[in-house]
Molecule: transfer RNA
Organism: Chaetosphaeridium globosum
RNA sequence: GCGGAAAUAGCUCAAUGGUAGAGUAUCUCGUUGCCAACGAGAAAGUUGAGGGUUCAAAUCCCUUUUUCCGCU
Numbered sequence: 001g002c003g004g005a006a007a008u009a010g011c012u013c014a015a016u017g018g019u020a021g022a023g024u025a026u027c028u029c030g031u032u033g034c035c036a037a038c039g040a041g042a043a044a045g046u047u048g049a050g051g052g053u054u055c056a057a058a059u060c061c062c063u064u065u066u067u068c069c070g071c072u
Stems, first nucleotide, its partner, number of pairs: 001071007010024004018055001026042005048064005
C1' cells in the first nucleotide's frame, strides 16, 4: 500500500428498515439470626464519529477513527 472483519448498557453478546434487548455485574425490596444462594423490581444506551437516502436507520450508501486477520 491492497483486501476482509469488528465497534451496541460497567463487561460478554443479540436485534428481518418499524418501541434498542438478554446474560452478568450494580442498586432496592422480600426470604434468613447474619452472609451466601433464591425470588421480585429498578437504574444503566448520542448503537465508534460525521454526512446522505427514507415517513422511519444499529441495519442501506459515502467519508472517517480505532482494533484484529490476510496479502504484498